[in-house]
């Protein structure tokens, strides 16, 4: 220098080939339960969907560029 892939909650990830409110598990906080803790049950908080631009009535999803990480080629 080139090719491909990944980037979504604190962590690990899903999101069915554009459409009703962006979700799950774990974790955190609060409540119930217990003498207390653990387990269990219930609830809540937490997201500029890496960044910028474009297409569209509508974008996490499509297109372009940039950044970071990984694999491969030279």
């Nucleotide at each position: 220098g080139g090719a491909c892939g990944a980037u979504u909650a604190g962590c690990u990830c899903a999101g069915u080939u554009g459409g009703u409110u962006a979700g799950a598990g774990c974790g955190u906080u609060c409540g119930c339960u217990u003498c207390a803790c653990a387990c269990g049950c219930g609830a809540a908080a937490g997201g500029u969907c890496a960044c910028a631009g474009g297409u569209u009535c509508g974008a996490a999803u499509c297109c372009u560029g940039u950044a970071u990480c990984g694999u491969c080629c030279a």